RNA sequence: GACGAACGCUUGCGGCGUGCCUAAGAAAUGCAAGUCGAACGGGGUAGCAAUACCUAGUGGCGAACGGUCGCGUAACACGUAAGCAACCUGCCCUGAAGUGGGGGACAACAGACCGAAAGGUCUGCUAAUACCGCAUGUGGUUCCUUUAUGGCAUCAUGAAGGAUCUAAAGCCUUGUGCGCUUCAGGAUGGGCUUGCGGCCUAUCAGGUAGUUGGUGAGGUAACGGCUCACCAAGCCGACGACGGGUAGCUGGUCUGAGAGGACGAUCAGCCGGAUUGGGACUGAGAUACGGCCCAGACUCCUACGGGGGGCAGCAAUUAGGAAUCUUGCGCAAUGGGGGAAACCCUGACGCAGCGACGCCGCGUGAAGGAUGAAGGAUUUCGGUCUGUAAACUUCUUUAGUGGGGGACGAAGAAUGUGACGGUACCCCAAGAAUAAGCCCCGGCUAACUACGUGCCAGCAGCCGCGGUAAUACGUAGGGGGCGAGCGUUGUCCGAAGUUACUGGGCGUAAAGCGCGCGUAGGCGGUUUCUUAAGUCUGGGGUGAAAGGUUCAGCGCUCAACGUGAACAGUGCCUUGGAUACUGGGGAACUUGAGUCUGGGAGAGGGUCGUGGAAUUCCUGGUGUAGCGGUGAAAUGCACAGAUAUCAGGAGGAACACCGAUGGCGAAGGCAGCGACCUGGCCUGAGACUGACGCUGAGGUGCGAAAGCGUGGGGAGCGAACGGGAUUAGAUACCCCGGUAGUCCACGCCGUAAACGAUGAGUGCUAGGUGUUCGCGGUAUCGACCCCGCGAGUGCCGUCGCCAACGCAAUAAGCACUCCGCCUGGGGAGUACGGCCGCAAGGUUGAAACUCAAAGGAAUUGACGGGGGCCCGCACAAGCGGUGGAGCAUGUGGAUUAAUUCGUAACUAACCGAAGAACCUUACCCAGGCUUGACAUCCGUCGCACCGGUGUGAAAGCAUCGUUCCCUUCGGGGACGGCGAGACAGGUGUUGCAUGGCUGUCGUCAGCUCGUGUCGUGAGAUGUUGGGUUAAGUCCCGCAACGAGCGCAACCCUCACCGUAUGUUGGCAGCGUAAAGUCGGCCACUCUUACGGAACUGCCUGUGCAAGCAGGAGGAAGGUGGGGACGACGUCAAGUCGGCAUGGCCCUUACGCCUGGGGCUUCACACAUGCUACAAUGGCCUCGACAAAGGGGUGCGAACCCGCGAGGGGGAGCGAAUCUCAAAAACGUGGCCUCAGUUCGGAUUGCAGGCUGCAACUCGCCUGCAUGAAGCCGGAAUCGCUAGUAACCGCCGGUCAGCGAAACGGCGGUGAAUACGUUCCCGGGCCUUGUACACACCGCCCGUCAAGUCACCUGAAUUGUCUGUAGCCGAAGCUGGUGGCCUAACCCUUUUAGGGAGGGAGCCGUCUAAGCUAUGGGGAGUAAGGGGGACUAAGUCGUAACAAGGUAGCCGUAUCGGAAGG
Repeated sequence: GACGAACGCUUGCGGCGUGCCUAAGAAAUGCAAGUCGAACGGGGUAGCAAUACCUAGUGGCGAACGGUCGCGUAACACGUAAGCAACCUGCCCUGAAGUGGGGGACAACAGACCGAAAGGUCUGCUAAUACCGCAUGUGGUUCCUUUAUGGCAUCAUGAAGGAUCUAAAGCCUUGUGCGCUUCAGGAUGGGCUUGCGGCCUAUCAGGUAGUUGGUGAGGUAACGGCUCACCAAGCCGACGACGGGUAGCUGGUCUGAGAGGACGAUCAGCCGGAUUGGGACUGAGAUACGGCCCAGACUCCUACGGGGGGCAGCAAUUAGGAAUCUUGCGCAAUGGGGGAAACCCUGACGCAGCGACGCCGCGUGAAGGAUGAAGGAUUUCGGUCUGUAAACUUCUUUAGUGGGGGACGAAGAAUGUGACGGUACCCCAAGAAUAAGCCCCGGCUAACUACGUGCCAGCAGCCGCGGUAAUACGUAGGGGGCGAGCGUUGUCCGAAGUUACUGGGCGUAAAGCGCGCGUAGGCGGUUUCUUAAGUCUGGGGUGAAAGGUUCAGCGCUCAACGUGAACAGUGCCUUGGAUACUGGGGAACUUGAGUCUGGGAGAGGGUCGUGGAAUUCCUGGUGUAGCGGUGAAAUGCACAGAUAUCAGGAGGAACACCGAUGGCGAAGGCAGCGACCUGGCCUGAGACUGACGCUGAGGUGCGAAAGCGUGGGGAGCGAACGGGAUUAGAUACCCCGGUAGUCCACGCCGUAAACGAUGAGUGCUAGGUGUUCGCGGUAUCGACCCCGCGAGUGCCGUCGCCAACGCAAUAAGCACUCCGCCUGGGGAGUACGGCCGCAAGGUUGAAACUCAAAGGAAUUGACGGGGGCCCGCACAAGCGGUGGAGCAUGUGGAUUAAUUCGUAACUAACCGAAGAACCUUACCCAGGCUUGACAUCCGUCGCACCGGUGUGAAAGCAUCGUUCCCUUCGGGGACGGCGAGACAGGUGUUGCAUGGCUGUCGUCAGCUCGUGUCGUGAGAUGUUGGGUUAAGUCCCGCAACGAGCGCAACCCUCACCGUAUGUUGGCAGCGUAAAGUCGGCCACUCUUACGGAACUGCCUGUGCAAGCAGGAGGAAGGUGGGGACGACGUCAAGUCGGCAUGGCCCUUACGCCUGGGGCUUCACACAUGCUACAAUGGCCUCGACAAAGGGGUGCGAACCCGCGAGGGGGAGCGAAUCUCAAAAACGUGGCCUCAGUUCGGAUUGCAGGCUGCAACUCGCCUGCAUGAAGCCGGAAUCGCUAGUAACCGCCGGUCAGCGAAACGGCGGUGAAUACGUUCCCGGGCCUUGUACACACCGCCCGUCAAGUCACCUGAAUUGUCUGUAGCCGAAGCUGGUGGCCUAACCCUUUUAGGGAGGGAGCCGUCUAAGCUAUGGGGAGUAAGGGGGACUAAGUCGUAACAAGGUAGCCGUAUCGGAAGG
């Protein structure tokens, strides 16, 4: 796009079309084929009659047309083109001739009889255009004779003569009437034959006995095995016979640019059918839809004896189905039958009805109309959309309604005749009045928002939507599309170059047969002659009509529709011509192919011999305790003497070195050496044959390994098997043994990843470089080298090709020829069937079902029990810890009214929390408040603040006293109370809706861009490479050149110096002195500002350079130490409970206040710490040295009291001034002496102190007393590379106090070790493999278990089709026929007989249905069996993808739960 459609929703009108696609199921009812009285007799009605009319029967014509359906049919059925010298043709037309004279019957009718009926029997009468002789014979038929012409093989057509047979019907309206007979011709309609054309299947390969042909006969309108007898053995078939399936064929229809593909409704042509099967009769024509006979099934009537029926005609019914109409009107038209005609008949036809089934046309109003009304929807609350849409104003009236008129179709001079139909059409009237839906809005694909829902409900053509913000579900608003329709479903074509003729492919995507030989077939070198089949061209015929296309054609108002003309119909036949090419025929040629001859290389094949090394075994000698084997072991062998070693012997298999990137072969494949037999190949020079060629469906041969059969052989190796290990297991990998087998002969098998994953042949198309074999040239004494040719075999590469990879004279290039093969993945190389095989199995080779992919090449990543290079406290080397103890803290778990919440490997767990007794606080219990604790607005009051009373645990509730500020005197404001609502409020939810911030990889060296270049592209290049660096740091090179974010530097701090500054800081010198206390000074330290200084700058070596190594100087040396600083990104990482914020949720509560409790629980588990276990120590005494900080609700000195915590006190200090403040480790001296201790300090008791409203749950500190575990910590694990670790103390924040042993800082003392990069972890770069890409925490295989589905097989069983053999055999045609019956004609004779002819009956051939037996095909059901596919979270393992942890895979054999070994 289309449809004979159906379904859903909807529906105003008209025109033209169209309407059982299924059950060719069944079958009520009515109608669909009659007519003629001018063929005939009779009867009837009317009439007085003449006459008119009607018609059962005889007779004629018609009923073989028209109408319907598509069962069958794969066929001369159809289409097309021819042929019939092998035929027929009623009615019609033309022409010729004729129509004489007779005869005998039968219906109707009458009578009798039988039957329920249908119907029938007997007797009798009768007419004809019914029937039968005779005559005539234009003619015609058959036969014979003579003869002419023509053709196409048989032959055809004439002429003349003879013989034979053969016609007729009448009627009326009296006419050029209608009929009748014969012949000839025509027309029309048919019959038969042939070429070509059009379905699927080879899992149908052989078929055929009247089969093929002949002779003869029969039969037919006619040819013919059409039929029969005899003879022969043919005929058809891979160009697809035979069989099976399906199917009416065509003009055409739909689609398509075309070529094609699909279809065959309506209309038209042909064919076929008429309940199923068979049969003939009549006739011009039938083997007859509304005729006959028989048989079967079904059905109806019946008096049970017997009869009737056939809608696939029009309506209608029923059944089936998703589904298909009125039991209508009329013969007015067109056409048909009959008739002389009038006329009759006509469900053909003309019309109407029903159905949006289709096509076409029309309408549902038009113009104006902004306050952009209301309503609805949405909103960022401003608005926006619906939307000129509506309202409203003006106007129009198609269709519809009412009224009036009113056709064409009807025809030849006139009259008559209209179903449609009072229809079309015209006029008038009223009135916007009566008339819009359907689908869609994620992409494809035009059209977006809100709400509801929450992997539910649902959607879906494909991809896919839906798990709380759904443009995808449902609804609404809006929008898009089409519109009396719109969607859905089904089917066909297109898109699909996705079966490729036009117009595809086969190295790796599906696809080259494992390889030869060769049949048919296809294709085929050069020249010439001929032919004209193909080919090209002109003419003729045909290609029905309808349909198609065109027309400024025509007719319906237009269109659809109808109609006219032209064209087209690409085809077939025929005829004339052309001859380049192809083909056929003839002749020739040599270049393709081949033959002869010289030479050559080779693991080519076969047979027979033969050789040495090695393994094993046997014998003997020497010799002694192990050998062997592995990752490590064990099994095994060995004191009965192994292994080792020497000698001798046996036997089988394979042939080291040469050896190759080499050679040969068609492939498989071929390797010691020799002989014999033998195939192919290459090369040189000539001679010869003369296209003899290439390919190759079928066919046939060869064909690794494994395997099979028979017989040998058996050393080594070695499936299966046994044992030992490994392991969770180990039916494996490893080890010790070991049977088939491996070997030989003969015979099978016929497969491999049989691979170059690349069929064979020929020609052509740049080069370079190896190698094998042969030959030639130059040169040489000769060989080599060098140059060239040919044949092989490799690598690189231009053009070209390719999706890319790659191929590239050995093509995957450019062409030609032939063969084979492919058409999404799975199912499946399976099933069934056939063929082959001893078997294993091979070969050929599907479908159902299922998936939305499977696959190739390349790219970027990621990953690897891949590789290379390199980093990092990553390992190693060290030091100290953790894990064990007690305590502290956090977490899990458990508990609880609550133990609030978050955080979860590293990257949660002394984390948010830098301070939970109340508060905090979010949790629980209880008591209260409800515009609220807090913000803004309104009304009203004045009871503000403040102070007080009652009650209460408090909050709260109730209540008392008292008002304040401004004022223009109206009022306003602050504050509080009350009231109403907007709202507040929420640590309620979503970190997977977010902002911001943060962690981590990682301070790792990376991440990118512009332009250019390369690539079809993803992308690459740059960024890789060689060096170098801490670094993508720098240098060199380079199709790259530059640039950005990162690195580094710039910033802070520490270390040195300078300048400046000297108070509160400093004090060398001067003065003073208890004290830098003061004077003084600011040199030094220090302070805090600004500068300097370091740059591989210098030297040596090395290097192209960058740089590196060493050195000097220097406070500092190669980024000097430390900090801040964190690229592109990753983890839907963390946080809605810091804050902010969208959506959702709560609103006398999920908000707010208050008291109390809880977050502090405790069998346990984990994490982070502290203190220890002691002598490098503990305790005591004395003595010393910091830095950085804090301080006003603060730090708080001296002094006094207290053992002490602390108290009193209050100087000084907003701090380089005062204070916290004592630094501690350390040093001196003393004690302790290895002990659960003078170690260790938990726990507990008592007594105190401090803070605070309050230390019970639940704080810290002090004193005295108590004195637990613990004696250095299993597996495992952490930190640290220098002022670091370790050890030691000091300060700070938070804070009333504190659970700080935490955290953040500060200084003091102050080490050890690093060979090195194999290994563990993490990371960077390059490379490689990949079946991974939510990226190895990946992917993925098979068994088992469960469910669903389709399939295969299947004992058995049920229909159906069909073959063969036989039985039976209706009707009927045909043949025969004694007896029987018999009007016409004949004979003889006369109540009759005979003959010719006919009939019934009987017999036979053929034969439908039926029956029996036995095969075959296909279909259905099916216990059981088998595998397959699919299915969010089943079981067992881990086979494959990385070296997948034993490389994988192919064929075969064998074994095993399974992958598999």

Model confidence (mean pLDDT): 85 of 100.
A computed fold for a 1461-nucleotide RNA from an uncultured Armatimonadota bacterium, annotated as small-subunit ribosomal RNA.